[in-house]
Context: one part of a larger RNA
This record gives sequence, structure tokens and C1' cells, in this order.
RNA sequence: CGAUUGAGAUUUGAGGAGAUUCGCCCCUAGUACGAGAGGACUGGGAUGAGGAAACCCCUGGUGUGCCAGUUGUUCUUACAAGAGCAGCGCUGGGUAGCUAUGUUUCCAACGGAUAACCGCUGAAAGCAUCUAAGUGGGAAGCCGUCUCCAAGAUUAGAUCUCUGUCCCGCCUUAGGGCGGGGCGUAAACCCCAGGUAGACUACCUGGUUGAUAGGCAGGCAGUGGAAGAGCUGUAAAGCUUUAAGCUUACCUGUACUAAUGGUUGAAAGAGUAGA
Repeated sequence: CGAUUGAGAUUUGAGGAGAUUCGCCCCUAGUACGAGAGGACUGGGAUGAGGAAACCCCUGGUGUGCCAGUUGUUCUUACAAGAGCAGCGCUGGGUAGCUAUGUUUCCAACGGAUAACCGCUGAAAGCAUCUAAGUGGGAAGCCGUCUCCAAGAUUAGAUCUCUGUCCCGCCUUAGGGCGGGGCGUAAACCCCAGGUAGACUACCUGGUUGAUAGGCAGGCAGUGGAAGAGCUGUAAAGCUUUAAGCUUACCUGUACUAAUGGUUGAAAGAGUAGA
């Protein structure tokens, strides 16, 4: 830009892409077969490999603004308590998120048309013949069934919902038609607070009729017993106050702070029915 009023929402699927893999074991059955050795078709069950997707409840990893321990040094005058630097200084743990080696699911079953091949009926050619007329079976392959994209599929599809009023001029017997202008609705965009999204854009949530982010409160969870004080000990230290103190991304609540404000914006047309 188109899709012939303009929007919001839900869809159909022409077409396209992907996947459609392989084993072992058990039963049927030590059966059929075979002198024996050996050893099935078929049907059923179970369990894996490989591949794919999703997810973080479990098992783990990471987790550089979480917690604790600890070395050296500088600083806060000193003690105590802390801060900076040393690969996050090192070490032990670890929330959210992200993850695999973790968890779950799928690669199943079925239908159709066939290939090689196997048939039925059957003439040409009194026989025979799967083929000439007719007709059946038959593959991991083909077409569907499964997943995803998809109406720029210009053949531009479908469904639902929303979608006008005023003024002027001309024409018309009237209804009405043509042209111009105003207001402003459905809605959209800019802007702003953000994230389940993300390179940007896009997408999604929210914008006071508000829990969108921050703050605050509580919780979950992590760390593991803060500081100060008291007591015991010559002291290093220990015990009590105290399951303490601190706590990032998580959950719930709460308008305290910040979501100010602005712009655009269609109403058209054919057909049918009635007066």
C1' cells in the first nucleotide's frame, strides 16, 4: 500500500516445514520343522538405545549487590567493631533465574492408493494363461492421520461484536440524491511504570475507576547462633541473653513515591423486501 466504511476479537486451511529410527528380553514354544544338532512364522507383553520437545517438583550445577569462617595489609586515633584491596582474596554453604547428567511426554496405532511379487475369474488360442474386459492381496517407501507456520491463498476467505449527528449550497413533486464543512464516538498511536517478552523493533501487563515498578510490612527460603552486656577462666577462649542476627531476584498485602500528558480517528456502498 492492497484486501472498497472503519475497528476489536475468534477462526477455516490452499500451501509449506518438521517428525515418522533401531535393538534386546519374556510368553506363545523348546511348539511347527528336523535323524540330530538346532530351531521358527504369527500374535502378545516388557525394557532400553538414539532423536525431539517441554519443564525445574525431585537429584545436581551455577548463582561476582545472600550468609558465615579465615589470611595479609591500609584506613576509621587505640581496644572492640567494621570498611577497602589482594582472581568474588581464599574457603564452606546457598534463594530466584538459567540449566542437564534431572523429570515428564512423543517417535504409537490406523486408513487409502501402490512397487516388486502372489492371486481369483477369464478369453484371444474348445486346452492353458494373474490380463486382454473384470477383480483381490501386497512395503521402513507414497498420500492422510501427528506437531508447527499459514488469507499478499491479489481466488486477498469465514464468524461474532461495536460503528452519527449537526450546518450550508445545488438538484428533485415528495421520499431522496450530489458536493462542502463542523463536532467527536468505537478504536488506535505517541508518551509513561514495567516484564511472562526482548539486540533494536516487536510482543505482553498496567497507567489513579490503578498493585505496573520502587519503598514498606509480613511470609517462604538461605546462612547458622549477630552486636552489646553478664558470668566462668591467669589466658587463649567458652557459656547465657539467642534457633540469634542478617538476608538479592520469590509469594502475599499496602497508594507512601513514580505511571504527567498529547495526537489521530471511518461512518461508505450494492443487493433484497415492504410502504

Description: The prediction has a mean pLDDT of 83. A computed fold for a 275-nucleotide part of an RNA from a Candidatus Levyibacteriota bacterium, annotated as large-subunit ribosomal RNA, domain VI. The full RNA is in RNAcentral, with records from ENA. It matches the Rfam family "Bacterial large subunit ribosomal RNA".